[in-house]
RNA sequence: GUUAAAUUUACGGGAGAGACUGUAAUAGUACAGCGCCGAAGGAGCAACCACCCCGGAAACUCUCAGGCAAAAGGACCGUGUGUUAAUA
Numbered sequence: 001g002u003u004a005a006a007u008u009u010a011c012g013g014g015a016g017a018g019a020c021u022g023u024a025a026u027a028g029u030a031c032a033g034c035g036c037c038g039a040a041g042g043a044g045c046a047a048c049c050a051c052c053c054c055g056g057a058a059a060c061u062c063u064c065a066g067g068c069a070a071a072a073g074g075a076c077c078g079u080g081u082g083u084u085a086a087u088a
Base pairs, nucleotide, nucleotide: 001087002086003085005084006083007082009080010079011078012077013076018034020033021032022031023030024029035068036067037066041064042062043061044060048056049055
């Protein structure tokens, strides 16, 4: 210096589902009830990969957690920076 690589960080974009009902309270809050959502996290299986053993693995599935006006958060994507790895 390079990379369809990994990771930190900053900025931008970023879906879904009750502004539900009741009680308490100084308004944002808490608790309970029923109904829902999947793209924090977590768990499960699978195509596939690996294989001596141990296994790895999704945006699928589950909904423990989280969420259901706004705000916040948000997988993932883009751009920049730092570090690492490989390589010249």
The prediction has a mean pLDDT of 78. A computed fold for an 88-nucleotide RNA from an uncultured Pelagibacteraceae bacterium, annotated as Glycine riboswitch aptamer.